A computed fold for a 354-nucleotide RNA from a Chloroflexota bacterium, annotated as Bacterial RNase P class A. Of the family's consensus pairs, 93% are formed in the model. The sequence is in RNAcentral, with records from ENA. Rfam family: Bacterial RNase P class A. Rfam classes the family as a ribozyme. The gene name in the source record is rnpB.
RNA sequence: UAGGCAGGCCGGGUGAUCGCCCCGAUGUAAUCGGGGAGGAAAGUCCGAGCUCCACCGGGCAGGGUGCUGGCUAACGGCCAGGCGGGGUAACCCGACGGAAAGUGCCACAGAAAAAACACCGCCCCGAGCAAUCGGGGUAAGGGUGAAAUGGCGAGGCAAGAGCUCACCGCUCCGAUGGUGACAUCGGAGGUAGGGCAAACCCCACCCGGAGCAAGGCCAAAUAGGGGGACAAAGGACGCCCGGCCCGUCCCCGGGUUGGCUGCUAGAGGCUUCGAGCAAUCGGAGUCCCAGAUAGAUGGUCACCGUCCCGACUGUGUCGGGAUACAGGACUCGGCUUACAGGCCUGCCUAUCAA
Repeated sequence: UAGGCAGGCCGGGUGAUCGCCCCGAUGUAAUCGGGGAGGAAAGUCCGAGCUCCACCGGGCAGGGUGCUGGCUAACGGCCAGGCGGGGUAACCCGACGGAAAGUGCCACAGAAAAAACACCGCCCCGAGCAAUCGGGGUAAGGGUGAAAUGGCGAGGCAAGAGCUCACCGCUCCGAUGGUGACAUCGGAGGUAGGGCAAACCCCACCCGGAGCAAGGCCAAAUAGGGGGACAAAGGACGCCCGGCCCGUCCCCGGGUUGGCUGCUAGAGGCUUCGAGCAAUCGGAGUCCCAGAUAGAUGGUCACCGUCCCGACUGUGUCGGGAUACAGGACUCGGCUUACAGGCCUGCCUAUCAA
């Protein structure tokens, strides 16, 4: 200098003016003072707090998670590590338990896709003058496929083949190191039959349900419900009797609707010290930082930033354009997704120069 990898941060500023929501003071109608969105407030995908319902305890069903250790209130999150894969590297990715418990599936192609297989080729035997035909053996070679019955070398054989042997792989056993996943080493077994469990399933662990429209409190009038008392007078049903309905007062519960609460001081922010590789934890100091309810946090103007393009009297001025994604609604911890433009830190590779 060029290319790359990882992590973190900012994401407009100042002033004027007209407005909006909340709190406090003065005080009673308007002034003054203070505060007023985000890194994702989003998607609502996980996990919790909180509230109500259910509940002795356990199981079934259903759902979820799935290498190891740690962190945490908890998690499907995070940190550290192991193993596998990718990259020259920094580094990145992985639902990463079980396929000799059982069932099922493996398109097309191919002879054959899992107890079954010989298409070509090779070898042996038989027939035939020959071309060729029939029977048998063979998975070394060719061909098909995403995947073909361990790899490779030697021996062996009619040709071949774990048929035999060495090494590697695999299975089992042991030793050592490690908390562990696992790694290294040694021994034994000729080898034991592909893949798929984000197919059913098996194994281990976890999970009661619903959600702030949860839940709690208050209440007028009217209508309606239940109970009681009163008067037994009246009204309607042609008259009489009985029944029913209509009355006045009191009490009870429900709650359309409205108001209050839940509601914002919290697993809280910042600074600093200590423990730890880290996630994280502990100590000290300091701060109070939105609570709307159809939903406030905005509009206009001026100046200045930042970036892009163009021009020129060219390192500066002028002109034009752009300035994102998006917006609380009980609260937190995560994940995921969106984002104009810009800044910082560490590391890797290549080349050049000293």